A computed fold for a 356-nucleotide part of an RNA from an Actinomycetota bacterium, annotated as large-subunit ribosomal RNA, domain IV. NCBI's taxonomy places the organism under Bacteria, Bacillati, Actinomycetota. The coordinates come from a structure-prediction model, not an experiment, and the mean pLDDT is 88.
[in-house]
Context: one part of a larger RNA
RNA sequence: CUGUGGUUAAGGAACUCGGCAAAUUGCAUCCGUAACUUCGGGAGAAGGAUGACCUCAUUAAGUGAUGGAACUUGCUUCCUGAGCUUGAAGAGGUGUCACAAACCAGAGGGAAGCGACUGUUUACUAAAAACACAGCAGCGUGCUAAGCCGUAAGGCGCUGUAUACGCUGUGACGCCUGCCCGGUGCCGGAAGGUUAAAUGGCGAGGUUAGUUCUUCGGAACGAAGCUUUAAAAUGAAGCCCCGGUAAACGGCGGCCGUAACUAUAACGGUCCUAAGGUAGCGAAAUUCCUUGUCGGGUAAGUUCCGACCUGCACGAAUGGCGUAACGACUUCCCUACUGUCUCAACCACAGACUCA
Numbered sequence: 001c002u003g004u005g006g007u008u009a010a011g012g013a014a015c016u017c018g019g020c021a022a023a024u025u026g027c028a029u030c031c032g033u034a035a036c037u038u039c040g041g042g043a044g045a046a047g048g049a050u051g052a053c054c055u056c057a058u059u060a061a062g063u064g065a066u067g068g069a070a071c072u073u074g075c076u077u078c079c080u081g082a083g084c085u086u087g088a089a090g091a092g093g094u095g096u097c098a099c100a101a102a103c104c105a106g107a108g109g110g111a112a113g114c115g116a117c118u119g120u121u122u123a124c125u126a127a128a129a130a131c132a133c134a135g136c137a138g139c140g141u142g143c144u145a146a147g148c149c150g151u152a153a154g155g156c157g158c159u160g161u162a163u164a165c166g167c168u169g170u171g172a173c174g175c176c177u178g179c180c181c182g183g184u185g186c187c188g189g190a191a192g193g194u195u196a197a198a199u200g201g202c203g204a205g206g207u208u209a210g211u212u213c214u215u216c217g218g219a220a221c222g223a224a225g226c227u228u229u230a231a232a233a234u235g236a237a238g239c240c241c242c243g244g245u246a247a248a249c250g251g252c253g254g255c256c257g258u259a260a261c262u263a264u265a266a267c268g269g270u271c272c273u274a275a276g277g278u279a280g281c282g283a284a285a286u287u288c289c290u291u292g293u294c295g296g297g298u299a300a301g302u303u304c305c306g307a308c309c310u311g312c313a314c315g316a317a318u319g320g321c322g323u324a325a326c327g328a329c330u331u332c333c334c335u336a337c338u339g340u341c342u343c344a345a346c347c348a349c350a351g352a353c354u355c356a
Stems, first nucleotide, its partner, number of pairs: 001351008010342002014340001019337001027051005036041001038172001052094005058088006067079004071074001095099001107335007114327002119131002135170007147156003173322004178252003183249002185245005192240003198234002203229005210221004253271005280314001281311001292308005
């Protein structure tokens, strides 16, 4: 010097990102116990008192010696209740610094955020506010179900049957869940437009029996057949189109003016839109400016709590706002407590180190 333990004057979180670590608390009985609350809880709330040993008298429970009684004479029944054991409370006393004397063995309270809860998770840096959850809602599915696995056979769904099964979202409970269907998606519609293969075959090309001409080499025309191509017309779903649908994907404005102080604008004008954000909440796990402003707490508070609203860029099952209980979650405060610190010191053990 390092590690692991132990003790410490005065102070007591001044330490630090943060009370991390340590200390405090700790058991049993009795008393007592707030806000809030879903009336179950909260609660071991909080906060107190008592606790060893000896003696005395008592009481409760267990056991049941002895004695007695009855008859059905038995391993019987009933009564009595000595002694012992355990517990409880009472009175008196004894000793210690200390009586739950060791070990073991909750610190507590207040406020806020998030998630209702018990649960689950990154085996080996994350346990959480993430996942799940009961509840809620939507969509699909009538049974050879939908959906899923498989090329198929076949299987799961299910030896189930819409109070069922599958998928999706939300996430207890309470109060609620506004407007927009223009875009995208989905559902329905079938009049019209467009539209494939296919059907169809007008027409056109190639080939040539033949006809005509010829400078006799050939040239022009060209039926049928074969063959290549091919117009009109007919032609489904889809798309266009017409409706519906947002607890489907999603979206939810700008400028200007106006009231008898000022300020503000209930009001008006105008442009645009599918519609212009309702209730509730709001510097928030969301607020850039920002340590916003005011209030509270502190001597002093970028955090915290309560408000305000100027919401850069909250907002309603991509759920909104509350909420008792719960949480090895996150933040703030108080009491107690302490070597975390002011500021270090000493002790024990084990190392390091030195010598042999």